[in-house]
Transfer RNA from Euryarchaeota archaeon Ods02, 72 nucleotides, folded computationally. Rfam family: tRNA. Rfam classes the family as a transfer RNA. The source organism's lineage runs through Archaea, Methanobacteriati and Methanobacteriota.
């Protein structure tokens, strides 16, 4: 410099057009003598940024930043 791929919850990830989800964590409550675990209920999200397509974008297309590989 040049191909490819990734970007979603505190982390690890699913969802690829119809108003966002799971597993680990974290709050409470319920069991215990108390801890683990295990039951139940809860918080938590500008879907990386700007634009385009669309009735309707986290999902399509461009650009950009960022990080990963590989090539030179």
């Nucleotide at each position: 410099g040049g191909g490819c791929c990734c970007a979603u919850a505190g982390c690890u990830c699913a969802g690829c057009g119809g108003u966002a989800g799971a597993g680990c964590g974290c709050c409470g409550c319920c069991u215990u003598u108390g801890c683990a675990a295990g039951g139940c209920g809860g918080a938590g999200g500008c879907c990386c940024u700007g634009g385009g397509u669309u009735c309707a974008a986290a999902u399509c297309c461009c650009a950009g930043u960022g990080g990963g590989u590989c090539c030179a």